[in-house]
RNA sequence: AGAGUUUGAUCCUGGCUCAGAAUAAACGCUGGCGGCGUGCUUAACACAUGCAAGUCGAGCGAGAAAGCUCCUUCGGGAGUGAGUACAGCGGCGGACGGGUGAGUAAUACACAAGAAUCUACCCUUCAGUGAAGAAUACCCCCAAGAAAUUGGGGCUAAUGCUGCAUACGUCCCUUCGGGGAGAAAGACGGCCUCUUUGCUGUCGCUGAUGGAUGAGCUUGUGCGCUAUUAGCUUGUUGGUGAGGUAAAGGCUCACCAAGGCGAUGAUGGCUAGCCGGCCUGAGAGGGUGUACGGCCACACUGGAACUUAGACACGGUCCAGACUCCUACGGGAGGCAGCAGUGAGGAAUAUUGCGCAAUGGGCGAAAGCCUGACGCAGCGACGCCGCGUGAAGGAUGAAGGCCUUAGGGUCGUAAACUUCUGUUAAGUGGGAAGAAAAGCCAAGCUCUAAUACAGCUUGGUAAUGACGGUACCACUAGAGAAAGCACCGGCUAACUUCGUGCCAGCAGCCGCGGUAAUACGAGGGGUGCUAGCGUUAUUCGGAAUUAUUGGGCGUAAAGGGUGCGUAGACGGCGCAUUAAGUCACCUGUUAAAUUCUUCGGCUCAACCGAAGAUCUGCGGGCGAUACUGAUGUGCUAGAGGAUGGAAGAGAGAAGUGGAAUUCUCGGAGUAGCGGUAAAAUGCGUAGAUCUCGAGAGGAACACCGAUGGCGAAGGCAGCUUCUUGGUCCAUUCCUGACGUUGAGGCACGAAAGCGUGGGGAGCAAACAGGAUUAGAUACCCUGGUAGUCCACGCUGUAAACGAUGAUCACUGGAUGUUAGUUUUGUUUACAAAAUUAGUGUCGUAGCUAACGCGUUAAGUGAUCCGCCUGGGGAGUACGGUCGCAAGACUAAAACUCAAAGGAAUUGACGGGGGCCCGCACAAGCGGUGGAACAUGUGGUUUAAUUCGAUACUACGCGAGGAACCUUACCUAGACUUGACAUGCUUUUGACAGCUGUAGAAAUACAGUCUUCUGAAUUUCGGUUUAGACAAUUGCACAGGUGCUGCAUGGCUGUCGUCAGCUCGUGUCGUGAGAUGUUGGGUUAAGUCCUUUAACGAGCGCAACCCUUGCUGUUAGUUGCUAGUUGAUUUAUCAACGCACUCUAACCAGGACUGCCUGGGAAACCAGGAGGAAGGUGGGGACGACGUCAAGUCAUCAUGGCCCUUAUGUCUAGGGCUACACACGUGUUACAAUGGCCAGUACAAAGGGUUGCCAACCUGUAAAGGUGAGCUAAUCCCAAAAAGCUGGUCUAAGUUCGGAUUGAGGUCUGCAACUCGACCUCAUGAAGUUGAAAUCGCUAGUAAUCGCGUAUCAGCAACGACGCGGUGAAUACGUUCACGGGCCUUGUACACACCGCCCGUCACACCACGAAAGUUGUUUGUACCCGAAGUCGUCUUAGCCAACCCGUAAGGGAGGCGGGCGCCUAAGGUAUGGGUGGCAAUUGGGGUGAAGUCGUAACAAGGUAACC
Repeated sequence: AGAGUUUGAUCCUGGCUCAGAAUAAACGCUGGCGGCGUGCUUAACACAUGCAAGUCGAGCGAGAAAGCUCCUUCGGGAGUGAGUACAGCGGCGGACGGGUGAGUAAUACACAAGAAUCUACCCUUCAGUGAAGAAUACCCCCAAGAAAUUGGGGCUAAUGCUGCAUACGUCCCUUCGGGGAGAAAGACGGCCUCUUUGCUGUCGCUGAUGGAUGAGCUUGUGCGCUAUUAGCUUGUUGGUGAGGUAAAGGCUCACCAAGGCGAUGAUGGCUAGCCGGCCUGAGAGGGUGUACGGCCACACUGGAACUUAGACACGGUCCAGACUCCUACGGGAGGCAGCAGUGAGGAAUAUUGCGCAAUGGGCGAAAGCCUGACGCAGCGACGCCGCGUGAAGGAUGAAGGCCUUAGGGUCGUAAACUUCUGUUAAGUGGGAAGAAAAGCCAAGCUCUAAUACAGCUUGGUAAUGACGGUACCACUAGAGAAAGCACCGGCUAACUUCGUGCCAGCAGCCGCGGUAAUACGAGGGGUGCUAGCGUUAUUCGGAAUUAUUGGGCGUAAAGGGUGCGUAGACGGCGCAUUAAGUCACCUGUUAAAUUCUUCGGCUCAACCGAAGAUCUGCGGGCGAUACUGAUGUGCUAGAGGAUGGAAGAGAGAAGUGGAAUUCUCGGAGUAGCGGUAAAAUGCGUAGAUCUCGAGAGGAACACCGAUGGCGAAGGCAGCUUCUUGGUCCAUUCCUGACGUUGAGGCACGAAAGCGUGGGGAGCAAACAGGAUUAGAUACCCUGGUAGUCCACGCUGUAAACGAUGAUCACUGGAUGUUAGUUUUGUUUACAAAAUUAGUGUCGUAGCUAACGCGUUAAGUGAUCCGCCUGGGGAGUACGGUCGCAAGACUAAAACUCAAAGGAAUUGACGGGGGCCCGCACAAGCGGUGGAACAUGUGGUUUAAUUCGAUACUACGCGAGGAACCUUACCUAGACUUGACAUGCUUUUGACAGCUGUAGAAAUACAGUCUUCUGAAUUUCGGUUUAGACAAUUGCACAGGUGCUGCAUGGCUGUCGUCAGCUCGUGUCGUGAGAUGUUGGGUUAAGUCCUUUAACGAGCGCAACCCUUGCUGUUAGUUGCUAGUUGAUUUAUCAACGCACUCUAACCAGGACUGCCUGGGAAACCAGGAGGAAGGUGGGGACGACGUCAAGUCAUCAUGGCCCUUAUGUCUAGGGCUACACACGUGUUACAAUGGCCAGUACAAAGGGUUGCCAACCUGUAAAGGUGAGCUAAUCCCAAAAAGCUGGUCUAAGUUCGGAUUGAGGUCUGCAACUCGACCUCAUGAAGUUGAAAUCGCUAGUAAUCGCGUAUCAGCAACGACGCGGUGAAUACGUUCACGGGCCUUGUACACACCGCCCGUCACACCACGAAAGUUGUUUGUACCCGAAGUCGUCUUAGCCAACCCGUAAGGGAGGCGGGCGCCUAAGGUAUGGGUGGCAAUUGGGGUGAAGUCGUAACAAGGUAACC
């Protein structure tokens, strides 16, 4: 620091996603040790049990027991225990410490100020501490009660309580002289004493003073979301007085006034403890508030006070409520959000531990007691940090796994093995620091009369450790006990094999998986991190994706429809004052911890300690005065006014004009008019249309007229008049910043629409009819009502657009036009120049993603307003405001997608355009489609009807030839190293051949027959060995027309023999790309010329090749025969000959727009001459880059998969030849341009020895017999046919046509039944020229006629491929249908129009809205009831010790109790508001591989689209 993802590709906009860091986490897999931290985020849910706040006998009175000892009359007693325990009165403390975050958006918190206050214990200072009295708990007795507890009587103490005295301070009053009020408690030591008493010390107590600490109060600023909450408030705001409080204050009350708060967001709603900090980030920011620290709030829920220095009190009280527990049913008890722990909830969070040893707290004089604060330990990888799981050597690169191109590679120095080390864990032994205060003893000093006491210093002394025998150290043995998790398609480091086969599954995004998956699962290997690793959740970052730093708004989301204008924001040039902003310095504060830097302590680190820096803020003081602000005073450049001119569909009102449509009337006139692509509806003989005249009525204003004018926009158009707004130019007289913008607000605002009343000619939603159509609720036609028009009112929206807010300034120009002014020229007219204001076009710089904008900015700056933040849902729902309604304005969410979008590029496409071509159409000729047959295909059938091809580009195609074979299919019978190949191996010298038997054959059996070569050895018989050949056994392997042509090679088809397809360099563009290759001509052609930011080049085109057409040369047999000669004469043959024809080689020539005329810049075109041939002469071969996942695994080759006594191999028979049917391609016909019969003429190209077969004979014929010639320019096939000549048939299902069938034959072949061809005789079907539709062909072509060949024993051939004979017609032309090329245009297409895509309906699922209602919650108002309690008041009728009067009785004061009143919690009733849950039904929305109906949009999308 970026990356992936929209596209065929590109640039941009824009969202989504990823890589990082973090966490009070959880889950999955795994888990050795230690240190330091941390651990209910959920139910402020309910809690069993234990503990968490007591202490003081030096404040007070009282005061046991067990046990032990002793005594005893055996009943007991005494001592001790012990002035102990328990309890009580009293004091201090239970307001701290600990927990939690429910409430609280401000009575909170943070920071900074402030004044009207209190403060126990503590410190300082001053003064005092006298003398009396009356009760009461405990205790005893009685009583009530289940209990909790309570009542009565009696005794008693105090640092408890009450008076009195005194009063330095204090408080009150004051005439400032003074007057009045108001305290206390003692205890323990020491000395002294007969006892009191006294003296004294310490601790207390009382009154004051100052401090410290803590607390209360006030103010400023800051601190969430929401306007779909806009008004709130009556003690409310202020004043006077009083009350109340520790204290200011409506805090409370009485009276008076009517205020106070609010768009700078009051009030309401929702959410939330706040901060130091923590996480992230470069920062600014954003998120967060667990642990630690500060503050606040709360303590089962609500209310209340008491006590107190302090509470409205977590482990206090009272009341109400809910819940739980006890109960004798009468009544009582309780509050873990203290520490542990339990249940519940939840994804989820620990021990009912040890100790007061340390630190701290309470009480105490102290010892000490208490302390779940705290210190420790336990549990949890929850986090951070550290350590280990060994180290070095070790190649036969072991075994094994995996992969493999079979060679090897890799795991891998990894292991084994050798030599070492000894962390941690284990064992043995040792063993800290944390603990020195306080205490006691001694000495000294201070205090004192004092050797008491107390304090301080020094020395000594004994004691105290939960953790814990822990940290740490040493030794022993021993590599021994200690590695996993995720990932490996891209982002993103890391690749292979097998399995699976859109299944199973993966996935953060893009996306993988449909038989060769680096993406699923597994193995091997690798990468990353490591006692952890992944996943999930959340936060920040990346995201400049809310933009202060740091974004935008013409077309991507985004300028308000327009103006006027309030608040606000911003604001010209001087001078003076001020000092609010601003700047500088000083200062107070900003707690500590944290962060950062440095140093130090634990072995290091985490962690901890110290010092420093920082804390960007706020307050105070003193200065500065440029800028901004404020105040004052001036100026004229902004703005406005005045004067003089100018143009204009600017606005409103009144009047008026002609043309046209329609209607009415009259005349004239006759059969149609009207309308359309074509029609029909409609009108018309009751007289239309047309035409002439007259009239009525409404609406709109031709020409002028114009990228002309005016207006803020909407908008404004005949003419005249009246009223009226704005603008421009010139003059430079006046005012003196009066300005700009403008949230709210107000006004205007097309069309349609609404209300009331008019008006209504034309046009025309709705509607009706006619057409069109599959349908046609449309487009077209005929009618036609609202409406359009006027008046008044409403509506308030438009693609209200320049898709461009307003204002000001600055920044090259060129050229139109409108309205002025000035100057110059000139004869009026006019022209030119300059300059203002408007309105256009083109363009520089600059800007822009590009398109484009460009002084009328989208450039460069300034001010203000509005608006945007992915697509859909949705400008929708709900709520509110406005409206008569329609509706408008404001305006979400759930859910869903990974895109949606802009500009430009290349293609493709268009029922877009231009140009051009093609038997593409047209013009012609002949066919197909109808018949019969042949053949192929589909379908069906079958045991099998083998397989493939299947739009053009399959279908007489693979197949150029299925009776067996072929043959791949079926049935049946057989074989298993195999029918075939190679190697090794065993055995053998046979196998084969021939004959026979069985069988359908394969095959099996029997008989017969039977090797060769070299070497060694040799008894020359042979044996051994090696090899060849042949068979045989076994192992490797063979074999497969089995699958995949969508894994492939090769070959082929098609577009298309169309003229195209590209490259290098350069240039242009951010880029995809463009240019070149476009333009103007021309061509069959990207052929050539010319132009040209292009210049060149390649593959294609053309040419080179073959053939054909002319000629020459050479050659002359088997060809030829003009001429000569001979043979017997005709026919003919032979010889000479090679002139001719012909053959064939190339050897040659020829044609090149070469020549002429015309046109043209040229290329070239038109015509002509010559020529066998003329403008590529005809034909062929030759097929660019590519397209169709086109065809072929069955020609061949080949990866992978599959079969291996079978999917291989052999054999027989059958099938590929089936047959209701459909299609393609053909043949023969339907006849007279013909059939039949007879005669007769002329080819070319081929083939032939397993062959072609002459001649002759036989047969009606197919053919047979015999047999010459020919390995071919020699012989044969071989007759060419149409044609020509003659005859016959005479328009008919025929003398046409030949299917079908019967009979008899011939030939091939092992064999013609399924299933061959041919011949003869007989039979004689359909068919009389073929609907829609469709095919071929442009010249030696179509048509027609025959001939040949391959394959082949024969043949399905009427097919295919060739050959020649005869031999036409037509082309005006390119409008249209088809295909193609180039340029251009539009595009929402890019698997590219066989594209894309919209809406209803049907089905499934999801979230949401409405909804009769129902059920919660919260809150307002009114009223009722009203506990406890404070306060007030009453109490001559209840009760009472202290004080007063009184001898007493009694009275007074006061208290208790009681009554009443105010306030008031909970509760109740009634009625509103807000906000949730559920809901029959209902509404639209979204999503969903292959549903229905249409085809709305994208091309002129077939009616341009859209608002």
Molecule: small-subunit ribosomal RNA
Organism: uncultured bacterium